[in-house]
Formats: sequence, structure tokens, C1' cells
RNA sequence: GCGAUUGUAGUUCAGUGGCAGAACGUGCGGUUGUGGUCCGUAAAACCCGAGUUCGAUUCUCGGCUCUCGCU
Repeated sequence: GCGAUUGUAGUUCAGUGGCAGAACGUGCGGUUGUGGUCCGUAAAACCCGAGUUCGAUUCUCGGCUCUCGCU
């Protein structure tokens, strides 16, 4: 340099055009003599830009990034 691939919550992952979800973790409360377990509750995310569309996490293009391969 070329090709492919990845990007969503603090972490690991779902989500094929119509309200962004789960588990673990975190905060608060309950349970307990204390802690753990368990229960309730809350906060927290779509890599950046442009395009298509009534509507984009999703489709298209460019950029950046992860990983792999070729040279």
C1' cells in the first nucleotide's frame, strides 16, 4: 500500500427501517447482629460526518478504530 472484518451502558453481548434491551457491575433501600446471598428500585450507551427515507443502531458513501490476511 491492497483486501476483509469490528465498533451499542463501566464490562460481556442481543437488536435486518418504527419506544434501545439482557446479564454482570455500580448507587440507594429492604432482609441480616455484621458481611455475603436474596428482593425492590434508580442511573447509565448506538465511533465521527454526509446521503437515502415520513422515519436510520439498522441501508449507502467517506473518515477513524479493533482484528485478520496479502504484499

A computed fold for a 71-nucleotide RNA from an archaeon, annotated as transfer RNA. It matches the Rfam family "tRNA". Rfam classes the family as a transfer RNA.